Predicted 3D model of a 73-nucleotide RNA (transfer RNA) from a Lachnospiraceae bacterium. It was read from a public genome assembly.

[in-house]
RNA sequence: GCUGGAGUAGCGCAGUCGGUAGCGCAACUGAUUCGUAAUCAGUAGGUCGGGGGUUCAAGUCCCCCCUCCAGCU
Numbered sequence: 001g002c003u004g005g006a007g008u009a010g011c012g013c014a015g016u017c018g019g020u021a022g023c024g025c026a027a028c029u030g031a032u033u034c035g036u037a038a039u040c041a042g043u044a045g046g047u048c049g050g051g052g053g054u055u056c057a058a059g060u061c062c063c064c065c066c067u068c069c070a071g072c073u
Stems, first nucleotide, its partner, number of pairs: 001072007010025004019056001027043005049065005
């Protein structure tokens, strides 16, 4: 330099044919317990890597850039 893949909550990951983003763990609150853990119930946490474009509408489609992984040279 070329090709492919990945980037979404603190962490690990889903997200269908474009229709206002969810699961598990962790965190917090409450119940239970003499107390802790475990268990049960609930709450909060996201400018979807950055910028631009298409569209009534973009995590999703198009373009550029950044980071990581693998392969080729």
Rfam family: tRNA. The family's RNA type in Rfam is transfer RNA. Lineage of the source: Bacteria > Bacillota > Clostridia > Lachnospirales > Lachnospiraceae.